[in-house]
Background: The prediction has a mean pLDDT of 81. A computed fold for a 73-nucleotide RNA from Enhydrobacter aerosaccus, annotated as transfer RNA. Taxonomically the source falls in Enhydrobacter (Bacteria, Pseudomonadota, Alphaproteobacteria, Hyphomicrobiales). It matches the Rfam family "tRNA". The family's RNA type in Rfam is transfer RNA. Rfam's curators write: Transfer RNA (tRNA) molecules are approximately 80 nucleotides in length.
This record gives sequence, structure tokens and C1' cells, in this order.
RNA sequence: GCCCCGGUAGCUCAGCUGGUAGAGCACGUCAUUCGUAAUGAUGGGGUCGGCGGUUCGAUUCCGUCCCGGGGCA
Repeated sequence: GCCCCGGUAGCUCAGCUGGUAGAGCACGUCAUUCGUAAUGAUGGGGUCGGCGGUUCGAUUCCGUCCCGGGGCA
């Protein structure tokens, strides 16, 4: 330098023929217990890597850049 994969909640990841963004764990509150843990209920938390384009509408499609991993030279 070229090619491929990935970047979404604090962490691990799903999602999508383009139509209001989810799960598990973690965290807060409540219940249960003498108390803790476990368990159950409930709640908060997101510029979907950045910028631009297409579109009525983009996490999703296109361009470019950044970051991480792998391959070739």
C1' cells in the first nucleotide's frame, strides 16, 4: 500500500426487503429474609464510531475518514 471482518446501553452481543432501538449481565427501587446472598417485580441508562450523500424517512443503502482484528505484498 491492497483486501476482508468488526465498531449498537457500564460489559457481552442481537437487530434490520429502510419505518419510534432490544436481550442477558451489571446498576437503582420495592418485595421476600433476623440479616446477607439467591429469587421475583419494577425503573433508569443510547448523537447505533465521525462527516457527507440518497430518501418522505437511514443503525440499515452509497462515499470518505477514524479506531480494533486478520490476510497479502